A computed fold for a 350-nucleotide part of an RNA from an uncultured bacterium, annotated as small-subunit ribosomal RNA, central domain.
RNAcentral holds the full RNA, with entries from ENA and SILVA.
Its Rfam family is "Bacterial small subunit ribosomal RNA". Its family is annotated with structural constituent of ribosome and ribosome in the Gene Ontology.
The prediction has a mean pLDDT of 82.
Context: one part of a larger RNA
């Protein structure tokens, strides 16, 4: 290398778009650098393989037969390629409906919290396992009223929904905007699948500049606990959390399960379409799509389990793995303001 694998043993890239490349629906005609050919020539002999024979056997020798591969020529046209013509089952578009926390921006709202002011009111309040630090007679806590502020949107709420995909998305309204599903079978006519590089997006934390800062809260200070307590508990509290713009690019980024296509028993719940039935109407019921769950036949699996949302049966393409440690480290390179990220060993050792 062939091979064997990737849910949990090593192994699916965080995700998508997409270049090159690889692979690619149905029919016909033509063609033939792939392909096929029991056609022809050549590929010296010896050697090698097979069958005989000869040296007592073997090695060895002799005879006959044969092959792969390559090259050249001829032939074939099923498959593949190419060219042309056509098709509609893939793909895309049109039309009509539908659901939704899909995205962006702006505005508005109520509860809670906190601050300020004012009233009532008086000695505690707060906190804990128990306390203390802490707040409070310059009037706290409690309660009422008014005003300011920032952040998050209770109930509805669900195994629910949405998202090209992942990250993710939840008050209300408006504007702008993307995708999806179903029905129709009107249009295009293979326009498809995957995708090395590449590009874009990518929680939280972190970084830069400028704002903002109610609550929470790394760091830090204090009080406790303890043998100690650089912790767990308590009182405070800075960065941060929020906004705008620009970076960072990592997660148990998980379904630890790449994307796409086809095939293969069912039962049940749920979301949302369509058709039929029913009805005054809405339900109900039957069938049929697209999603989201729970079981389970066959099958698969080392087992656990998976099981039409496959880890079953097949195909196309990509990524990745090859004993443990050293190590996702060193060195080098690229990227970054930095933190660091990406790529990625070896000696040695078991």
């Nucleotide at each position: 290398c062939u091979g064997g694998g990737c849910g949990u043993a090593a192994a699916g890239a965080g995700u998508a778009u997409g270049u090159a490349g690889g692979c690619g629906g149905u029919u016909g005609u033509a063609u033939u650098a792939g392909u096929c050919u029991u056609c022809u020539g050549u590929u010296a002999a010896a050697u090698u393989u097979c069958u005989g024979c000869g040296c007592u056997u073997a090695a060895c020798g002799c005879a006959g037969a044969g092959u792969c591969c390559g090259c050249a020529g001829g032939g074939a046209a099923a498959c593949g390629g190419u060219a042309c013509a056509a098709c509609u089952a893939g793909a895309g578009g049109g039309u009509g409906u539908g659901a939704g926390a899909g995205g962006u921006u702006u505005a508005u709202g109520g509860a809670a919290c906190u601050c300020a002011u004012a009233g009532u009111g008086u000695a505690u309040g707060g906190g804990u396992g128990a306390a203390a630090u802490c707040c409070g007679u310059u009037g706290a806590u409690a309660u009422u009223a008014u005003g300011g502020g920032g952040a998050a949107c209770a109930c509805c709420a669900a195994a629910a929904g949405c998202g090209a995909a992942a990250g993710g998305c939840a008050a209300u309204a408006a504007a702008c905007u993307a995708g999806c599903a179903c029905a129709u079978u009107c249009c295009u006519g293979a326009c498809g699948c995957u995708g090395a590089g590449a590009u874009a997006c990518g929680a939280a934390a972190g970084c830069g500049u400028g704002g903002g800062u109610a609550g929470c809260g790394a760091a830090u200070g204090g009080g406790a606990u303890u043998a100690g307590a650089u912790a767990c508990c308590c009182c405070a509290g800075u960065a941060g959390u929020c906004c705008a713009c620009g970076c960072c690019c990592u997660a148990a980024a998980c379904g630890a399960u790449g994307u796409c296509u086809g095939u293969u028993a069912g039962c049940u719940c749920u979301u949302u379409g369509g058709a039929g039935u029913a009805u005054c109407g809405a339900c109900c019921c039957u069938c049929u799509g697209a999603g989201g769950g729970g079981c389970a036949a066959a099958g698969c699996u080392a087992a656990c389990g998976c099981g039409u949302u496959a880890a079953a049966c097949a195909g196309a393409c990509c990524g990745c793995c090859u004993g443990g440690g050293u190590a996702g480290u060193a060195c080098g390179g690229c990227c970054g303001c930095a933190a660091g990220g990406c790529u990625a060993a070896a000696a040695c050792u078991c």